[in-house]
A computed fold for a 103-nucleotide RNA from Rhizobacter sp., annotated as c-di-GMP-I riboswitch aptamer. RNAcentral holds the sequence, with entries from Rfam. Lineage of the source: Bacteria > Pseudomonadati > Pseudomonadota > Betaproteobacteria > Rhizobacter.
This record gives sequence, C1' cells and structure tokens, in this order.
RNA sequence: UUUCAGACAAGGCAAACCCAUCGAAAGGUGGGGGCGCAAAGUUGCGGGCCUAACGGUGUUGACGGAAAAAUUCCGCACCACCUACGGCAGCCGGACCGCCAGG
Repeated sequence: UUUCAGACAAGGCAAACCCAUCGAAAGGUGGGGGCGCAAAGUUGCGGGCCUAACGGUGUUGACGGAAAAAUUCCGCACCACCUACGGCAGCCGGACCGCCAGG
C1' cells in the first nucleotide's frame, strides 16, 4: 500500500416512541431515547417505494350564474383516479471517502 474478515479491546452511528420546529404531505432538523448496524459514512446515478400541494380527468350536487326551451356551458364544493418539479441512503444496486484491533 492492497486485500480478507470483524474474535478481543476502545470507540462510532442511532430504529420505534416522546417533545420542539419546518413542510400541503411524505418527510426533514434539534433534543431525549436505543431497535439494531462493520460502512446504519457521503451521494437521488439505476431500480423500487412514499406523498399529491400545483396541475389534469371524471362522478356527484334540493349550490350559484348565463342562454327562449330541451339542455348546454361556466364557477364553486366533496369524492375518486392520474401525475413530481417533493421525498426515502436504516429497501436493493452503483459511485466516492473510510477509523480501530487482527491475519
């Protein structure tokens, strides 16, 4: 220096949950807290997963408005579906960096 593996020792990180805070949400950040992790370090490059504000489509409506009528059109509201430009690195893979003890 490279590689293997993580027995011993010393350390590292920090799930769920709680509090505060940002956010439409998913989720993030800080504190507490430890389920676990030899990369549970970094990185949204590939796959996958999560959310659906904005936008789109459709149904419904003792709703509102326009038109001579039938009905049509527009607006609004609820619901359903589609959709990241939003997220997840502790889902998998890739890329990059890499401590300690030992062979």
Model confidence (mean pLDDT): 85 of 100.